Overview:
Transfer RNA from Candelaria pacifica, 72 nucleotides, folded computationally. It matches the Rfam family "tRNA". By type it is a transfer RNA. Gene Ontology term of the family: triplet codon-amino acid adaptor activity. Rfam's curators write: Transfer RNA (tRNA) molecules are approximately 80 nucleotides in length. Taxonomically the source falls in Candelaria (Eukaryota, Fungi, Ascomycota, Candelariomycetes). Model confidence (mean pLDDT): 82 of 100.
RNA sequence: GGUUAAGUAACAUAAAGGCUAAUGUGCGAGAUUGCAAAUCUUGAGAUGGUGGUUCAAUUCCACCCUUAACCU
Numbered sequence: 001g002g003u004u005a006a007g008u009a010a011c012a013u014a015a016a017g018g019c020u021a022a023u024g025u026g027c028g029a030g031a032u033u034g035c036a037a038a039u040c041u042u043g044a045g046a047u048g049g050u051g052g053u054u055c056a057a058u059u060c061c062a063c064c065c066u067u068a069a070c071c072u
Base pairs, nucleotide, nucleotide: 001071002070003069004068005067006066007065010025011024012023013022018055027043028042029041030040031039048064049063050062051061052060
């Protein structure tokens, strides 16, 4: 330099154009306990950036940024 793939919460992953962006771990609060762990209830927290297509974009398209693999 070229090709391909990926980027969603603190972490690991879903959602393949639609009605509240879902789940587990973690974090805060409460219940339980003599105290803690475990368990149960509850709460906060996210779409890499800028444009485009569309009535509607995490999803499709373009460019940029970052990461990984391969080729040279």
Background
The same sequence occurs in records of 3 taxa.